[in-house]
Context: one part of a larger RNA
RNA sequence: CCCACAGCUGGACGGAAAGACCCCGUGCACCUUUACUAUAAGCAAUUAUUGUAAUUCAAAGACUCUAGUGUAGAAUAGGCGGGAGCUUAUGACUUAUCUUUGCUAGAAGAUAACGAGGCAUCAGUGAAAUACCACCCGGAGAUCUGUUGGUUUACUAACUAUUGGACAGUGGUUGCUGGGUAGUUUGACUGGGGCGGUCGCCUCCUAAAAGGUAACGGAGGCAUAUAAUGGUAGGCUCAUUCCCCGAAAAGGGAAGUCGAGCAUAAUGGUACAAGCCUGCUUGACUGUAAGAAAGACAUUUCGAGCAGAGACGAAAGUCGAUCAUAGUGAUCCGGUAAUUCUUUGUGGAAGGGUUAUCGCGCAAUGGAUAAAAGGUACGCCGGGGAUAACAGGCUAAUGAUCCUCUAGAGCUCCUAUCGACGGGUUCGUUUGGCACCUCGAUGUCGACUCAUCACAUCCUGGAGCUGGAAAAGGUUCCAAGGGUUCGGUUGUUCGCCGACUAAAGUGGUACGUGAGUUGGGUUUAGAACGUCGUGAGACAGUUUGGUCCCUAUCUCCUGUGGG
Numbered sequence: 001c002c003c004a005c006a007g008c009u010g011g012a013c014g015g016a017a018a019g020a021c022c023c024c025g026u027g028c029a030c031c032u033u034u035a036c037u038a039u040a041a042g043c044a045a046u047u048a049u050u051g052u053a054a055u056u057c058a059a060a061g062a063c064u065c066u067a068g069u070g071u072a073g074a075a076u077a078g079g080c081g082g083g084a085g086c087u088u089a090u091g092a093c094u095u096a097u098c099u100u101u102g103c104u105a106g107a108a109g110a111u112a113a114c115g116a117g118g119c120a121u122c123a124g125u126g127a128a129a130u131a132c133c134a135c136c137c138g139g140a141g142a143u144c145u146g147u148u149g150g151u152u153u154a155c156u157a158a159c160u161a162u163u164g165g166a167c168a169g170u171g172g173u174u175g176c177u178g179g180g181u182a183g184u185u186u187g188a189c190u191g192g193g194g195c196g197g198u199c200g201c202c203u204c205c206u207a208a209a210a211g212g213u214a215a216c217g218g219a220g221g222c223a224u225a226u227a228a229u230g231g232u233a234g235g236c237u238c239a240u241u242c243c244c245c246g247a248a249a250a251g252g253g254a255a256g257u258c259g260a261g262c263a264u265a266a267u268g269g270u271a272c273a274a275g276c277c278u279g280c281u282u283g284a285c286u287g288u289a290a291g292a293a294a295g296a297c298a299u300u301u302c303g304a305g306c307a308g309a310g311a312c313g314a315a316a317g318u319c320g321a322u323c324a325u326a327g328u329g330a331u332c333c334g335g336u337a338a339u340u341c342u343u344u345g346u347g348g349a350a351g352g353g354u355u356a357u358c359g360c361g362c363a364a365u366g367g368a369u370a371a372a373a374g375g376u377a378c379g380c381c382g383g384g385g386a387u388a389a390c391a392g393g394c395u396a397a398u399g400a401u402c403c404u405c406u407a408g409a410g411c412u413c414c415u416a417u418c419g420a421c422g423g424g425u426u427c428g429u430u431u432g433g434c435a436c437c438u439c440g441a442u443g444u445c446g447a448c449u450c451a452u453c454a455c456a457u458c459c460u461g462g463a464g465c466u467g468g469a470a471a472a473g474g475u476u477c478c479a480a481g482g483g484u485u486c487g488g489u490u491g492u493u494c495g496c497c498g499a500c501u502a503a504a505g506u507g508g509u510a511c512g513u514g515a516g517u518u519g520g521g522u523u524u525a526g527a528a529c530g531u532c533g534u535g536a537g538a539c540a541g542u543u544u545g546g547u548c549c550c551u552a553u554c555u556c557c558u559g560u561g562g563g
Stems, first nucleotide, its partner, number of pairs: 001563007010555003014550002022384004027380002029376004035184005041177009051155004056150004060145003068137001078136002081133002085119003094113008159164001187199003196216001200222006223365001224263001225322002230281007238259001240255005261270002264327001266325003285308004291302004297366001310319003333359007341352002391438001392436001393434003397431001399427002402424003408418002445520001446518003450512001451509005458483003461478006485499005526544004530539003
């Protein structure tokens, strides 16, 4: 070196299971609720089945009766008309008592007594007599009708079946309640997701001298305003500084290219003004439009010219809002006004169309519906290393090591020792950043076992300096041969404590090592506490319980035998 056998499992990102964690899907399921929409069921009303008789109340109608203060005025004048008389022995006037009404002034009625007149026309009032007759309006009371509705009671023939009874039951309709049940919804962006923030429009920078250009890049605004802050004609010049006068304000003068002002953010523009003032006005018009610019489209922006009727100006001319760029919302559905359109045999109408206009924080702003929240650790499916948690990789802010500069401390003296403020390396052990392999699976903390390497050395060895008397130290250099403990508590690594020791090193090895062990922790399903939540449930909060598979093909390695 080759072969064989017996072993052992470091590796073959070993085998098994299209990862259960995480994210995604306009996926699914189940559960919850003050999500949405339905619905079973319940309750109530009404109606049909459903009839007879009475009672009482209310309404309506008919009949009779009574009764209507503004002021002036004898006084409690409802309105309109007729009207010159009416009433009285069938008891006038007056007195007394009682009743009703009432605005407390009175009015009406009944009874008793009395026994012959009383009222109107005339004066005052906007309107004339309750002297008399008739009609009407408003209000109150009594009676009747059985017309309507309700209450209560009785009956029997529906119905029910000890009985009850037009109730109950059943059918229809309507309202309320309604996770009891069902169907669904529950946005996206995102240096993983969630929490937070944002979502449309305008201005600037980023933007790399045309235009355009991203980020959870840096700054700000908007969801209007104005009948003048619009149009036109004419005129004027601002901010600031200086001078005169004056107590100051006001006033006068000089310089003044733009620093002011322009409703509002910013930018661009602007003095020949787009700024300021005054006069007159309504073009903040109707019908159009050649042609351009931006945009995937939708759509947005600019626009000469033509026709009509105008405003201002002497005219030329200007005027279809505002110096420009924000001040916004498609379609459907519906409202209002107008209309020489249409009108289901015809004439109309309803309805529709057309023109104008109105109703969306549809703001998740190109708006899925008129209408919608959550839980899942009981979960499931399809996918993703397009995307997180472990490990690796890149990076090295953070961390660790070293060097440098000396201000200072060290009685004096920077450097025996320490060394601020700074500067420069190295490492890849911390916490991170990135998301590059792996989601058709790379098993995750600690312990056990077995280790192996680095040296930035804990001990042992050799040196220099010392603020080294000796001893014991401090610090630096060389050095990896060997060594580097046993216990208590905790799942712990770590830490604290105890007893030793020459010393009880720091790190790497998929935070070495689960096809080697364990399974205490974390991290399924059971259960409980606290807290949060209406709830289902949730919690880097706690507690108890909880299946760790693999017969070794290759390779590495160990042992034995043969060649």

Overview:
Predicted 3D model of a 563-nucleotide part of an RNA (large-subunit ribosomal RNA, domain V) from Fucus vesiculosus. Lineage of the source: Eukaryota > Sar > Fucales > Fucaceae > Fucus. RNAcentral holds the full RNA, with entries from ENA and SILVA. The prediction has a mean pLDDT of 83. Its Rfam family is "Bacterial large subunit ribosomal RNA".